[in-house]
RNA sequence: GCUCCCAUAGUUCAAAGGACAGAACAAACGUUUCCUAAACGUUAAAUCUAGGUUCGAAUCCUAGUGGGAGCA
Numbered sequence: 001g002c003u004c005c006c007a008u009a010g011u012u013c014a015a016a017g018g019a020c021a022g023a024a025c026a027a028a029c030g031u032u033u034c035c036u037a038a039a040c041g042u043u044a045a046a047u048c049u050a051g052g053u054u055c056g057a058a059u060c061c062u063a064g065u066g067g068g069a070g071c072a
Stems, first nucleotide, its partner, number of pairs: 001071007010025004018055001027043005048064005
């Protein structure tokens, strides 16, 4: 330099164009316990950036950014 793949809660992953973007683990608070742990309940928390297509975009298109793989 060329080609391809990936980017969603703190972490690991869902959501194959219809919306209140979910789950598990983690976190905070509470119940239980003499205390801790465990268990149970509640709460907060995210779509890499900018454009475009569409009635409607996490999802499709373009450019960029970052990460990874292959070739040279």